This is a predicted structure of an 86-nucleotide RNA (c-di-GMP-I-GGC riboswitch aptamer) from a Gammaproteobacteria bacterium.
It matches the Rfam family "c-di-GMP-I-GGC riboswitch aptamer". Gene Ontology term of the family: cyclic-di-GMP binding.
The prediction has a mean pLDDT of 87.
It was read from a public genome assembly, where an Rfam model found it.
RNA sequence: ACUGAUAAAGGCAAAGCCACCGAAAGGCGGCGACGCAAAGCCUCCGGUCUACGGGUCUACUACCUACGAUAGCGGGGUUGCCAGAC
Numbered sequence: 001a002c003u004g005a006u007a008a009a010g011g012c013a014a015a016g017c018c019a020c021c022g023a024a025a026g027g028c029g030g031c032g033a034c035g036c037a038a039a040g041c042c043u044c045c046g047g048u049c050u051a052c053g054g055g056u057c058u059a060c061u062a063c064c065u066a067c068g069a070u071a072g073c074g075g076g077g078u079u080g081c082c083a084g085a086c
Base pairs, nucleotide, nucleotide: 002084003083004082011036012035016031017030018029020027021026034072040078041077042076044075045074046073047070048069049068053065054064055063056062
């Protein structure tokens, strides 16, 4: 460097519920396990979500907008455990 078993050491923890933070998307902690071989870490690229603020509009409950969110949407970067095979 390669591969990831219906095995195996160890690990993470979706939905939901409770408390807190946030305008929201969402986040953090506890309980909980749908799943995960990087479901460790990083928003660089694309996607998606939200719209406090800003904008469009005569006006709005409409529309636009990321500097917000998502690493458990994909790509990329980076580090690493176990096992197999060589």